[in-house]
The RNA shown here (transfer RNA) has 73 nucleotides and comes from Parcubacteria group bacterium GW2011_GWD2_38_12. Its Rfam family is "tRNA". Rfam links the family to the GO term triplet codon-amino acid adaptor activity. It is annotated as a transfer RNA.

RNA sequence: GCGCCGGUAGCUCAGUCGGUAGAGCAGCUGCCUUUUAAGCAGACGGUCGAGGGUUCAAUUCCCCCCCGGCGCA
Numbered sequence: 001g002c003g004c005c006g007g008u009a010g011c012u013c014a015g016u017c018g019g020u021a022g023a024g025c026a027g028c029u030g031c032c033u034u035u036u037a038a039g040c041a042g043a044c045g046g047u048c049g050a051g052g053g054u055u056c057a058a059u060u061c062c063c064c065c066c067c068g069g070c071g072c073a
Stems, first nucleotide, its partner, number of pairs: 001072007010025004019056001028042004049065001051063003
C1' cells in the first nucleotide's frame, strides 16, 4: 500500500430484507435475611466511532476519514 472482519449502555454482545435500539453482567433502590452473600422485584443507563450523501425516515444503503484485529505484498 491492497483486501477482509469488527467499532452499539460501565463491560461482553444481539439487532435477518431501512420504520423511532435490546439482552446478560456490573452499579443503584426496595423486598427477603440477625448481617453479608444468594434469590426476587423495579427503575436508571445510548447523540449506534467522526463527517457527508440518498430517503418521508439510516445502527442498517453509498462515499470519505479515525481506531482495533487478520491476511497478502